Predicted 3D model of a 75-nucleotide RNA (transfer RNA) from a Minisyncoccia bacterium.
RNA sequence: GCCGUUAUCGUCUAGUCUGGUUUAGGACGUCGGGUUCUCAGCCCGAAAACCCGGGUUCAAAUCCCGGUAACGGCG
Repeated sequence: GCCGUUAUCGUCUAGUCUGGUUUAGGACGUCGGGUUCUCAGCCCGAAAACCCGGGUUCAAAUCCCGGUAACGGCG
């Protein structure tokens, strides 16, 4: 340099192929409350995310283009 894969809550991950309603769902963690003499555990609740820019569309996490980063292959 060329090709390919990947990027989503603090962490891990589902959803993207096949665009569409409901708060973008789940686990762990965090915060608040309940239970308990206290802690743990258990129960209830809350906050928290679509890598960046542009395009297509009535509508984009999802499709298209470019970029960035990580990983892999070739040279």
The organism belongs to Minisyncoccia, within Bacteria. Its Rfam family is "tRNA". The family's RNA type in Rfam is transfer RNA. Its family is annotated with triplet codon-amino acid adaptor activity in the Gene Ontology. Rfam's curators write: Transfer RNA (tRNA) molecules are approximately 80 nucleotides in length.